[in-house]
RNA sequence: CGCGGGGUGGAGCAGUCAGGUAGCUCGUCAGGCUCAUAACCUGAAGGUCAUCAGUUCGCAUCUGAGCCCCGCUA
Numbered sequence: 001c002g003c004g005g006g007g008u009g010g011a012g013c014a015g016u017c018a019g020g021u022a023g024c025u026c027g028u029c030a031g032g033c034u035c036a037u038a039a040c041c042u043g044a045a046g047g048u049c050a051u052c053a054g055u056u057c058g059c060a061u062c063u064g065a066g067c068c069c070c071g072c073u074a
Base pairs, nucleotide, nucleotide: 002072003071004070005069006068007067010026011025012024013023020057028044029043030042031041032040051065052064053063054062
């Protein structure tokens, strides 16, 4: 250089094919339970879906560009 996969709350991931409310687990915080802690139960905060542009009534999802990470090939 070429090919493939990936980038989504603090962490790990789903959702993309087939556009229509951004979800799961863990973590954090608050409350409950307990003599107390852990566990368990309830609730909350935290995301402009890595970036820019385009298409569309509407994009995490479709299109284009460039960036980063991983793998394969040489």
Predicted 3D model of a 74-nucleotide RNA (transfer RNA) from a Candidatus Omnitrophota bacterium. Its Rfam family is "tRNA". By type it is a transfer RNA. From the family's description: Transfer RNA (tRNA) molecules are approximately 80 nucleotides in length. It was read from a public genome assembly.